[in-house]
RNA sequence: UCCCGAUAAAGGCAAACCAGUCGCGAGGCUGGGACGCAAAGCCACGGGUCUCCGGCAUACGGAGGCAGCCGAGCUACCGAA
Repeated sequence: UCCCGAUAAAGGCAAACCAGUCGCGAGGCUGGGACGCAAAGCCACGGGUCUCCGGCAUACGGAGGCAGCCGAGCUACCGAA
């Protein structure tokens, strides 16, 4: 350094749900709250999935959301075995 990840240490994030707020919506943000997480940090590039619009349509097209579904890419704290 890489792999790896401990009943270690210091810290971190925060599901459901509730309140407020923004959005047609999927959902976002803020606060509360913790089910969990060693990338639950970043990123919609591939797959997936969800919403809205067009469409007779489940085809197809357009616009948008989700990374705490799986991959790719980028970056990072600690250091037992």
Predicted 3D model of an 81-nucleotide RNA (c-di-GMP-I riboswitch aptamer) from a Polyangiaceae bacterium. It matches the Rfam family "c-di-GMP-I riboswitch aptamer". From the family's description: GEMM was predicted in a large-scale screen for bacterial structured RNA regulatory elements. The model forms 95% of the base pairs in the Rfam consensus. Its mean pLDDT, the model's own confidence on a scale to 100, is 90.